Predicted 3D model of a 99-nucleotide RNA (SAM riboswitch aptamer (S box leader)) from Halobacillus mangrovi. NCBI's taxonomy places the organism under Bacteria, Bacillota, Bacilli, Caryophanales, Halobacillus. RNAcentral holds the sequence, with entries from Ribocentre.

RNA sequence: CUCUUAUCGAGAAAGGUGGAGGGACUGGCCCGACGAAACCUUAGCAGCAGGCUUGAAGUACUGUGCUAAUUCCAGAAGCGUAAAGCUUAUAGAUAAGAA
Numbered sequence: 001c002u003c004u005u006a007u008c009g010a011g012a013a014a015g016g017u018g019g020a021g022g023g024a025c026u027g028g029c030c031c032g033a034c035g036a037a038a039c040c041u042u043a044g045c046a047g048c049a050g051g052c053u054u055g056a057a058g059u060a061c062u063g064u065g066c067u068a069a070u071u072c073c074a075g076a077a078g079c080g081u082a083a084a085g086c087u088u089a090u091a092g093a094u095a096a097g098a099a
Base pairs, nucleotide, nucleotide: 002098003097004096005095006094007093008092013042014041015040016039017038021031022030023029025075026074027073028072043067044066045065047064048063049062050061051059052058053057071091076088077087078086079085
C1' cells in the first nucleotide's frame, strides 16, 4: 500500500513545549492568540481482538484505538413537486484476518 469482514446516534482532558493553523478530501458550517497543528507527561474512555470471571454481562490485565460538534453536515443513487426529511451506496476511520 491492497483485499475481506464487522462497527461508526454512546463514552472520555488537564499540564508542559510550541506559535497558526485545524476539523481526511471538496463545498458548507464550525473550532482556534481566552493559544491551532505537532511532540511530551499524567489522567481518562471502553470500540475491536486476546486474557480473566461469567447466565446476561463485567473487568482495563495485554495489543490497539479514542478523549469539540452523529464519521460536524452534505457529496452518488432512490422516495419526495420542491424544501424539510428518510433509505441505501460511495468515501473515510478503527479493529481482526489475508496477500